[in-house]
Context: one part of a larger RNA
Molecule: small-subunit ribosomal RNA, 5' domain
Organism: Solanum bukasovii
Parts: sequence; structure tokens; C1' cells
RNA sequence: GGAUGAACGCUGGCGGCAUGCUUAAUACAUGCAAGUCGGAUGGGAAACACGGGAAAUGGUGUUUCUAGUGGAGGAUGGGUGAGUAACGCGUAAGAACCUGCCCUUGGGAGGGGAACAACAGUUGGAAACGAUCGCUAAUACCCCGUAGGCUGAGGAGCAAAAAGAGGAAUCUGCCCGAGGAGGGGUUCACGUUUGAAUAGUUAGUUGGUGAGGCAAUAGCUUACCAAGGCGAUGAUCAGUAGCUGGUCUGAGAGGAUGAUCAACCACACUGGGACUAAGACACGACCCAAACUCCUACAGGAGGCAGUAGUGAGGAAUUCUCCGCAAUGGGAGAAAUCCUGACGGAGCAAUGCUGCGUGGAGGAAGACGGCCCAUGGCUCGUGAACUUCUUUUCUCAGAGAAGAAGCAAUGCCUGUAUUUGGGGAUAAAACAUCAGCUAACUCUGUGCCAGCAGCCACAAUAAUACAAAUGAUGCAAGCAUUAUCA
Repeated sequence: GGAUGAACGCUGGCGGCAUGCUUAAUACAUGCAAGUCGGAUGGGAAACACGGGAAAUGGUGUUUCUAGUGGAGGAUGGGUGAGUAACGCGUAAGAACCUGCCCUUGGGAGGGGAACAACAGUUGGAAACGAUCGCUAAUACCCCGUAGGCUGAGGAGCAAAAAGAGGAAUCUGCCCGAGGAGGGGUUCACGUUUGAAUAGUUAGUUGGUGAGGCAAUAGCUUACCAAGGCGAUGAUCAGUAGCUGGUCUGAGAGGAUGAUCAACCACACUGGGACUAAGACACGACCCAAACUCCUACAGGAGGCAGUAGUGAGGAAUUCUCCGCAAUGGGAGAAAUCCUGACGGAGCAAUGCUGCGUGGAGGAAGACGGCCCAUGGCUCGUGAACUUCUUUUCUCAGAGAAGAAGCAAUGCCUGUAUUUGGGGAUAAAACAUCAGCUAACUCUGUGCCAGCAGCCACAAUAAUACAAAUGAUGCAAGCAUUAUCA
């Protein structure tokens, strides 16, 4: 000299683009972050319209809403790095597998049945939430029939379906096959931190047979049999740690690092467990146990911000309880649409990178003033004043986008960017250093004191090294310092 998710001191005009709890995976008030479909379904509520009726009121149709049943989605998106030294990750390969939605393609959907919520009645509980009895629909459930599939050496055996909308044409769904794409599970070779002041380690351990189990291979599990397996090419044990693409540095070889962005993995208060499902052993699902917090009528219940804001605590230290679904993307839906703290934006912070400005030209009586002085003068210094010019920024007033794809409509940002005119040099420079390394020196004060200091060192009465001042040097909306890496 370079670098940083930095912090601290002094200072601070504007814009663009990024970045912003590195510490306590500490505890969390409050709001929001996963809803959707009435064109699957029986009810219920409301409004409007048209008929009936003397009226009370009843009927039909349309529209809106939806607690329940049912469907697909809540396994994505978003967060964090605690654990993990491992096939976890990276590179390169493999065989014994699964796959919702999507694409291509071949077939099919015949006949019947019984329920359960909602609802109504009775009823328990402080609440959370239930119990019982009676009715009811379906793309919910079951049976029979059928099958180019599956099983089996063979005889043979086994397995399916659902409808909805529309005047209709048709459209959207359903079941069984085959192929694909994308995704996932699994195996293996090599690579992947420190310690030998850790040298032996391992009993489901290593292999086999039978059985079980899984989507699949497998000691994955189990019974029996054999005694193997690993290890100075460092096993085991202990410490530390998410890994990578990358990032910083370096001529390179290397060294350090793993914030943001992207891929993979792991976790979701702590520990365990399964259910459902194409997919989870599931962040905003369930069950059990422990800790903590809250409610309680003391019988019993409720909760989980490592989502987004925000609060306490910790800390040198890290932002608003903002706007919008307009764009991109996702879920549901035939669609309209609804939801989306993903995302798009604004706000805060000189945290970083980058751009611009703080004026330009003229102007010597070399003014006043400061400082030094050999008292002659030198210097700050064309610097200022003054004259003239300009208007980036600034300010006031007009005009005003692109981003919208898709005929029209639809813009959070936003009256923003941009632009036209008026005003006016006004509102805009600090910080550190000046013995040597190292660019830049004198005076005064102090007197081994006060202090300075990266190293060497300085200061004991003439200190270019302390403090102040004049001047100078460096850098500049920053400048020094501290910490860390090369």
C1' cells in the first nucleotide's frame, strides 16, 4: 500500500447502486406471514325480481355470503447455522428404486348399497372442549361385474372408476396401462481441520444361511453359524467446524475466509414418537415427557418469532410495529377473483462502492489584521474586499413519463425521474500530520514535570518529538484510530 457485514473520535452538502444482530439456537407483548374452491356437496343467512293469497304468509328465479362434509395446497416460498469430521459437502461414476402436478400415447367409467358430520333434541364443563340420541347429500365410503396390469414353474389367483357445467357443440374432471421431463431415495472411487503429552479399537461388531422389513439395496431387524472388521498411509478418543460455487490477498505458488447472491445439508423451545400423504417423521400440524411463561371457579387448560415489523436482555455494534399486490413468481379456482411480510417499493444509517458540488474570470494601495524578523523587511496572499459571469446542486412556479405484458381497463413507487421558466454565490470543508522511517518548521509556554509514543526514542531552561499559535504537507464528505486477514 490492499481488504472488512466493522466499531470508536472529530466532522458532514446532494444523488445512484449495494449492504445492515458477526454477540444470547437468549426470553418474547401486539399485528400480519396459507389460504382457496358453491362449476364436488346437504344445509343456513341476506337482498332483489315475478307470480299465488283478503291477510298472516307461501312458491319460483337471480345475486351475495359460508360453519360443516369433500378436493387439491399447507413437504413450496421465507428463516437460522445449534448439531454434524459424516457419502454431510465437492468432483466423477453406478444399479436394486419411487414420483402429485406437467407433456406424449393406448384403453375404460356397467349395476347396486350402507353410513357420518352439518342440523334438531337432551346434556356435562369456569373455560378449553365435549357426551348421547335422531335425520341427511356428495367427486366421501363399501359391494358385485369387467381388465393388453400384477403375482405365479404351471393349474390358477388378485386389483378400478365420479361426476360437474352448458340450450347444445363441447369443456373440466375420474380409473387402468406405457413412455418422457423435472424431482427424490440409495451405492461407490477420490478429496475435505487440529492433537500421538490420544495406540490400540469393535459383539450386530465383520461375513454367511433362514426369516422379517422397505419404494429399493443392505446387520436395516432377528434366530443360528463362522471369527472376523478397522489401525503409524494415524484407527479409536478428544478439540474445533455447516460444506461448496465463491470472497480477500498475492506476480504466482499459496495463505486466510465462507456476510450479501446461488446450489446442497441440518434444525424449528428441549428430548422422543408416529399419523396423513406422491412427498414429512412436518417452522406458523398431532401425541408423550421435561423446563419456562400465561389463564383458572384449583377439577383443568393455553403457548412456542432461527417468518416480517417490533420489545426486553446481551453487546463496541446492526433499521420502520411503513406502502402495494401495479410488476415477477407461487397456492386455490372453469373463470371472475381471493390469498401471498415471497416479492416489488419507500423510510432509517457516510456502513461500503461510485458520481457531482461547495463557484469561474479579472483584481496589488501587495490594504487591514495575524505570524516571524537582522526592524530593512518576509509571509499568510490574488487569498480577501471589489467588478463581472454562470446556476450543477438549492429554492419557487408550470409541464410530466417509461416500467402495462394483453383490444380496452389496471401504477405501490409518484406528481417520483425528467423537463421549462423565475430567483440568487447565496445554504454547503473538514480531519490527521509536520525529529527520522515519512510529504511538511518556526515562535511562545513547560522544565525527566505536564505529557507524547507504531519502532527508535523525546522532555532535566534555548524541545523542529509535550501544549498552544502562525505557517506547511497529505487526504477529502470524509479523515484519523482500534480490531482482523494476506